Record summary
This is a predicted structure of a 367-nucleotide RNA (Bacterial RNase P class A) from a marine sediment metagenome. The coordinates come from a structure-prediction model, not an experiment, and the mean pLDDT is 76. The RNAcentral record of the sequence draws on MGnify. Its Rfam family is "Bacterial RNase P class A". The family's RNA type in Rfam is ribozyme.

RNA sequence: AGUCGGGGAGGCAGUCGCGGACCUCCCAAACUCCGGUUCGGGAGGUUCGAGGAAAGUCCGAGCUCCGCAGGGCAGGGUGCUGGUUAACGACCAGGGGGAGCGAUCCCACGGAAAGUGCCACAGAUAAUAUACCGCCGGGGCCCUCGGGCGCCGGUAAGGGUGAAAAGGCGAGGUAAGAGCUCACCGCGUCUCCGGUGACGGAGGCGGCAGGGCAAACCCCACCCGGAGCAAGACCAAAUAGGGGAGGAUGAGGUGGCCCGCCUCGUUUGCACUCCCGGGUAGGUCGCUAGAGGCCGUCGGCAACGCCGGCCCCAGAUACAUGACUGUCGCCGCAACGCGGUAACAGAACUCGGCUUACGACCGGCUU
Numbered sequence: 001a002g003u004c005g006g007g008g009a010g011g012c013a014g015u016c017g018c019g020g021a022c023c024u025c026c027c028a029a030a031c032u033c034c035g036g037u038u039c040g041g042g043a044g045g046u047u048c049g050a051g052g053a054a055a056g057u058c059c060g061a062g063c064u065c066c067g068c069a070g071g072g073c074a075g076g077g078u079g080c081u082g083g084u085u086a087a088c089g090a091c092c093a094g095g096g097g098g099a100g101c102g103a104u105c106c107c108a109c110g111g112a113a114a115g116u117g118c119c120a121c122a123g124a125u126a127a128u129a130u131a132c133c134g135c136c137g138g139g140g141c142c143c144u145c146g147g148g149c150g151c152c153g154g155u156a157a158g159g160g161u162g163a164a165a166a167g168g169c170g171a172g173g174u175a176a177g178a179g180c181u182c183a184c185c186g187c188g189u190c191u192c193c194g195g196u197g198a199c200g201g202a203g204g205c206g207g208c209a210g211g212g213c214a215a216a217c218c219c220c221a222c223c224c225g226g227a228g229c230a231a232g233a234c235c236a237a238a239u240a241g242g243g244g245a246g247g248a249u250g251a252g253g254u255g256g257c258c259c260g261c262c263u264c265g266u267u268u269g270c271a272c273u274c275c276c277g278g279g280u281a282g283g284u285c286g287c288u289a290g291a292g293g294c295c296g297u298c299g300g301c302a303a304c305g306c307c308g309g310c311c312c313c314a315g316a317u318a319c320a321u322g323a324c325u326g327u328c329g330c331c332g333c334a335a336c337g338c339g340g341u342a343a344c345a346g347a348a349c350u351c352g353g354c355u356u357a358c359g360a361c362c363g364g365c366u367u
Stems, first nucleotide, its partner, number of pairs: 001366006010328007018049010029038003051344001055355002058353005063228004075224005080094005095109001096107004110219002115217002117213003132159002134155005140149003167185002170182003186208001187206008232285004242276005250264005292311005298305002329341005
């Protein structure tokens, strides 16, 4: 200089403060079978109280409801092999390819011979190959006999363009050339061997075939129902509205009572009484004991798994989780003392990953 990994995110004590749970006491209310019970408030005590990312909400699940998702269409995702896992696009181990002197790192890494399409600029030619320069052959014209300029044909070896030019390189061969022929390499194919497999190795055969792009359409294989804790479940007031039952010499007023009078209503059922059910306010649950954490044995290269032991570790009225002092540790210094002590960041249903943010320390390895 670089690369990979590890643990931790200051410890302890005291004082004050905040939130949850439990216990005791006090106050007040309601109910009461007078024994108490419930709820609210206050005081005291005990105990617990953020993160490695609580973040982004990018994947995968649990759980809940709608629903019944079996098949097909559409749409989306994944894409080397084997394994781990509840599951995954995550992780582990390996294969292949690539970058780097190296430690190490990166790769959506199925199919281009099903079809369609695209290949900017440059360049004669970008895919049914192409003849711009050059090389070679033939023949024509001109000529200062050195050659020059057209024409016809051959040629992909050389030049030039490009990210990419129709296998590479060497030799033979040829008029010049060309897998035209040969050796090696590459490629295709067959057989054998090793491996669970991706794949690797060896040998034979083939003169070589249609270059790239599928994070272009597409094809193939596999996977995917949707919405999300404001999910959702339960209890349930007042008012208004709904349904049902009762309800006719109707109801109310005047009045001691009756008649009368007045008001309202009228058989398609008013008013009134009772009952039922839905929703709202409000309350309770969901809510944190979980694919949980720590330690150890064993199995496995590992991811991880089995077993055993121990532990309970925030659950809110979106609002709490803090401050100060001392001491230890750490760091620095003009050093028997003085100073500093962080960065990123704050839970809201819960897990497994990924990504992003970030200060300091320690270790392995490479040059």